This is a predicted structure of a 148-nucleotide RNA (SAM riboswitch aptamer (S box leader)). The prediction has a mean pLDDT of 77. RNAcentral holds the sequence, with entries from Rfam. The model forms 97% of the base pairs in the Rfam consensus.
């Protein structure tokens, strides 16, 4: 970067400098902070996207039979279909381990909402509206892995 692809109710926090704001962004809520925010620096953890390992597969590579082709008959061939091994090299997909390699988090779901469609409850019924509650989608955003 108006670009693709996953994930996003799980998990993990102490310390030293600073010294007032912070929860992405606007509103609105609701939290967090002077028992010390935001940022910097250290050490320490979570996790499990890449990368690494392992073990299955698919391709994939060998043999055999069959088929097609070829011969006088084979014998080399081949695009095919089927059975059996292998798995070194390579690539795909799926599962495990650990994790000291690259990165990411370490209040609250991404702290809710906000848009859009379903459901229910409430305004005295209906359609419609409003509003509250749950659901299932987008948007936006963060992280990874690509790609231009």
């Nucleotide at each position: 970067c108006g670009c693709u692809c996953a994930u996003c109710c799980a998990g993990a926090g102490g310390g030293g400098c600073a010294g007032a704001g912070g929860g992405a962004u606007a509103c609105g809520g609701c939290c967090c902070g002077u028992u010390g925010a935001a940022g910097c620096c250290c050490c320490g953890g979570c996790a499990a996207c890449c990368a690494c390992c392992c073990a299955g597969u698919c391709g994939g590579u060998c043999u055999c039979g069959c088929g097609c082709a070829g011969u006088c008959a084979a014998a080399c061939g081949c695009a095919g279909c089927g059975a059996g091994g292998c798995u070194c090299c390579c690539g795909g997909c799926c599962g495990g381990c650990g994790a000291a390699g690259g990165u990411g988090c370490c209040a609250a779901u991404u702290c809710c909402g906000u848009c859009u469609c379903g459901c229910g409850g409430c305004g005295a019924a209906a359609u419609g509206c409003g509003u509250c509650g749950c659901g299932a989608g987008g948007a936006a955003g963060a992280u990874g892995a690509g790609g231009a």